[in-house]
RNA sequence: GAUGUUCUUCGGGGUAUGUGAAAUUCAUAAUCGGCGGUGACUGCGUGAGCAGAAGUCCGUGAGCCUGAACAGGCUGAUCCGGUGCGAUUCCGGAACCGACGGUAAAGUCCGGAUGGGAGAAGAAUGCA
Repeated sequence: GAUGUUCUUCGGGGUAUGUGAAAUUCAUAAUCGGCGGUGACUGCGUGAGCAGAAGUCCGUGAGCCUGAACAGGCUGAUCCGGUGCGAUUCCGGAACCGACGGUAAAGUCCGGAUGGGAGAAGAAUGCA
């Protein structure tokens, strides 16, 4: 320095009001954004560099379907303008999306779930 094995820990956010017999489900107005990659922006540093940075791009997890199992399949949503060699990532503006079961119709409530999990950090040990 790269990497194998084992173990440990961590590993999803969000509501008010109105109507009504009944709604965090309707209406109105809010509000939230897993993990890895990319990233012209921001901060720090003399510098090499370090840290943060996309819900809608590229992947992936949860979820659903089939199957005895291995496994296989399905799975949401963005445009316009600006700058520029280069941006669906920056700046400005306007939009859009969100598993299954329950229940007055649910991204935000309850439940499966004290579960699973992409992965992140650390420790031990092996190899060169």